Small-subunit ribosomal RNA, 5' domain from an uncultured prokaryote, 484 nucleotides, folded computationally. Its mean pLDDT, the model's own confidence on a scale to 100, is 89. The RNAcentral record of the full RNA draws on ENA.
Context: one part of a larger RNA
RNA sequence: AACGAACGCUGGCGGCACGCCUAACACAUGCAAGUCGAACGGGUCUUUAGUCUUCGGAUUAAAGGCUAGUGGCGGACGGGUGAGUAACGCGUGGGAACCUGCCUUGCAGUAAGGGAUAACUUCGGGAAACCGAAGCUAAUACCGUAUACGCCCUUUUGGGGAAAGAUUUAUCGCUGUAAGAUGGGCCCGCGUUAGAUUAGGUAGUUGGUAGGGUAAUGGCCUACCAAGCCGAUGAUCUAUAGCUGGUUUGAGAGGAUGAUCAGCCACACUGGGACUGAGACACGGCCCAGACUCCUACGGGAGGCAGCAGUGGGGAAUAUUGGACAAUGGGGGCAACCCUGAUCCAGCGAUGCCGCGUGAGUGAAGAAGGCCUUCGGGUUGUAAAACUCUUUCACCUGUGACGAUGAUGACGGUAGCAGGAGAAGAAGCACCGGCUAACUCCGUGCCAGCAGCCGCGGUAAGACGGAGGGUGCUAGCGUUGUUC
Numbered sequence: 001a002a003c004g005a006a007c008g009c010u011g012g013c014g015g016c017a018c019g020c021c022u023a024a025c026a027c028a029u030g031c032a033a034g035u036c037g038a039a040c041g042g043g044u045c046u047u048u049a050g051u052c053u054u055c056g057g058a059u060u061a062a063a064g065g066c067u068a069g070u071g072g073c074g075g076a077c078g079g080g081u082g083a084g085u086a087a088c089g090c091g092u093g094g095g096a097a098c099c100u101g102c103c104u105u106g107c108a109g110u111a112a113g114g115g116a117u118a119a120c121u122u123c124g125g126g127a128a129a130c131c132g133a134a135g136c137u138a139a140u141a142c143c144g145u146a147u148a149c150g151c152c153c154u155u156u157u158g159g160g161g162a163a164a165g166a167u168u169u170a171u172c173g174c175u176g177u178a179a180g181a182u183g184g185g186c187c188c189g190c191g192u193u194a195g196a197u198u199a200g201g202u203a204g205u206u207g208g209u210a211g212g213g214u215a216a217u218g219g220c221c222u223a224c225c226a227a228g229c230c231g232a233u234g235a236u237c238u239a240u241a242g243c244u245g246g247u248u249u250g251a252g253a254g255g256a257u258g259a260u261c262a263g264c265c266a267c268a269c270u271g272g273g274a275c276u277g278a279g280a281c282a283c284g285g286c287c288c289a290g291a292c293u294c295c296u297a298c299g300g301g302a303g304g305c306a307g308c309a310g311u312g313g314g315g316a317a318u319a320u321u322g323g324a325c326a327a328u329g330g331g332g333g334c335a336a337c338c339c340u341g342a343u344c345c346a347g348c349g350a351u352g353c354c355g356c357g358u359g360a361g362u363g364a365a366g367a368a369g370g371c372c373u374u375c376g377g378g379u380u381g382u383a384a385a386a387c388u389c390u391u392u393c394a395c396c397u398g399u400g401a402c403g404a405u406g407a408u409g410a411c412g413g414u415a416g417c418a419g420g421a422g423a424a425g426a427a428g429c430a431c432c433g434g435c436u437a438a439c440u441c442c443g444u445g446c447c448a449g450c451a452g453c454c455g456c457g458g459u460a461a462g463a464c465g466g467a468g469g470g471u472g473c474u475a476g477c478g479u480u481g482u483u484c
Base pairs, nucleotide, nucleotide: 001483002482003481005480006479007478008477009476012356013355014354015353016352017351018349019348020314025312026311027310029309030308031307034073035072036071039070040069042067043066044065045064046063047062048061049060050059051058052057080267081266082265089192090191091190092189093188094187095186098184099183103180104179105178106177107176108175109174110173111145113143114142120135121134122133123132124131125130151160152159153158165172166171193239194238195237200230201229202228205227206226207225208224209223210222211221212220242264243263244262245261246257247256248255249254269290270289271288272287273286292303293302294301295300320346322345323344324343328342329340330339331338332337359389360388361387362386369380370379371378372377393425395420396419397418398417399416403411428473429472430471431470432469433454434453435452439468440467441466442465443464449456450455
């Protein structure tokens, strides 16, 4: 000098930041990812019109709303955490054998058909979670056929392969292909903690051929062949650790560090696995195993806060079960709009940084009181009182934004502005032997105690305790811890 700090004493206001560093311990409750009826068939409600009517209602058509299900897109982003990882993980600079939904641009197309299945109905099983059978139906769901500029394969002659419609008639879509953009996968050079009281390690191991696999290269995998490959320039093993931009200290070199913010990586109760998909081996998806918790009719089921709040526990220690989608951004939708604990705000905390205030001027009988005293006086001290002023901040009343280019403001009746009252509501903490700025009295008597080091205390202690006085900093001041 610094701090994501804690503890003790104290505490007026505002702005901007920051706030589980420990148990990647366990979690009650609520919310955190939905959306589209302009893809689809139903269901249900309302209104209007018609028909029938036993006057209860039934039925048909149109319009509108809501919707479980099928279908599409999104749930791979955003948010959290740092357990693992000493690694092409990260940083930096290169590379070739790749993919890329949505978006942009160009070219070409969008023909004619088919069979199912949820929903629904009827049965049945089950405590539940849910499941089974039969029957019915639609699509932008599924499947042939046709066509193919360009596309793919190929023996260069052939072979293969597509589509979906909707509507308010403006459009929004769908298919193939070429390019772009964006995002990503892979490879390599260099850099990246400590230990030799770890010296040898390695059989898919190292290389080749052929094949498989992948979007793609490759022992990535398999078969065969060869016997290599790494290592004192530290392999292997062990311990520790997410990496970086940065942060902090320092004149610098360097050291320490990796909270907040930003980039990358890894993880999602523990371990394993794949499915779907442009993209995952997927935090709020699936399957299996395990531990734990819960429900159960004992047959069987349900769950995963390292999302935002919140609870228990651990700990010296770290906040509200708040408001709003108004802004910025994201998902869906033609749109209206819906969703968004991302985000924007508010709440709590002197946790930090910065700013402001707790009054200003005059005022000597140097009042009273306190303390000291050589008893003369000194000091507290212009300090107070008193007089004259001011009103920042806080308070009261009124007004009242920017953020929102037309509408829409959670914040918020907030910030600000105007007026009003009154010095009124607002100072502490540590230290005073030397280092080190600041001294006397009383008490105590190697006791009680102090202490960062040296050291104080055994009867006049400037070092202990109290008081008066002083010094330093100030809404803080000290102590402890850690780094330079």